[in-house]
RNA sequence: GGGCCCGUAGCUUAGUUUGGUUAAAGCGCACGACUGAUAAUCGUGAGAGCCUGGGUUCAAAUCCCAGCGGGCCCA
Numbered sequence: 001g002g003g004c005c006c007g008u009a010g011c012u013u014a015g016u017u018u019g020g021u022u023a024a025a026g027c028g029c030a031c032g033a034c035u036g037a038u039a040a041u042c043g044u045g046a047g048a049g050c051c052u053g054g055g056u057u058c059a060a061a062u063c064c065c066a067g068c069g070g071g072c073c074c075a
Base pairs, nucleotide, nucleotide: 001074002073003072004071005070006069007068010027011026012025013024020058029045030044031043032042033041051067052066053065054064055063
């Protein structure tokens, strides 16, 4: 220098195929139940508007362009 893939709660991922209720799960966190007390288990709750900017559209996490960051391959 060229090609491909990825970026969504604190962490790991789903959701993108086929745009449509302002977004789901596990772990973690807080509180409660249980226990003599912990752990485990059970219940409740908080927490992200989707890397940034622009565009298309009635409507964008999802499509398009550029940028930033990360990974892999080629040279």
Transfer RNA from a Candidatus Aminicenantales bacterium, 75 nucleotides, folded computationally. Rfam family: tRNA. By type it is a transfer RNA. Its family is annotated with triplet codon-amino acid adaptor activity in the Gene Ontology.